[in-house]
This is a predicted structure of a 112-nucleotide RNA (SAM riboswitch aptamer (S box leader)) from bacterium CPR1. The coordinates come from a structure-prediction model, not an experiment, and the mean pLDDT is 78. It was read from a public genome assembly, where an Rfam model found it. Its Rfam family is "SAM riboswitch aptamer (S box leader)". Gene Ontology term of the family: regulation of gene expression.

RNA sequence: UGCUUAUCCAGAAAGGUGGAGGGUUCAGGCCCUGUGAAGCUGGGGCAACCUGUUCCGCCAGUGGCGGAUUAAGGUGCCAAGUCCUGCGGCGAGUUUCGCCGAGAGAUGAGGC
Numbered sequence: 001u002g003c004u005u006a007u008c009c010a011g012a013a014a015g016g017u018g019g020a021g022g023g024u025u026c027a028g029g030c031c032c033u034g035u036g037a038a039g040c041u042g043g044g045g046c047a048a049c050c051u052g053u054u055c056c057g058c059c060a061g062u063g064g065c066g067g068a069u070u071a072a073g074g075u076g077c078c079a080a081g082u083c084c085u086g087c088g089g090c091g092a093g094u095u096u097c098g099c100c101g102a103g104a105g106a107u108g109a110g111g112c
Stems, first nucleotide, its partner, number of pairs: 001111001003110006015041003021032003026086004044078003049074003052070001054068006082104001087101006
């Protein structure tokens, strides 16, 4: 980054600094926050997308594919389902609830 693709009901918090906002943007809701927000930061943790390790299976060509493992390297993440809704459909039978999909977004891997 007007591209492709996979995933998004799991998991993981405190210290220092900072000093009023934050939950990406708009709207509505609902939350978090001076018992200290965002941001910055040494260390810690979670996870397992990519690389690597080890093992297994299959195809077969020194290779490829799939599965498991580990957590060394590259990212990512550490309130709430991506906090919820917004558009379309379906079912309950309603100031509403549930389900499916789209759209948008986030992250990885790749492309340009």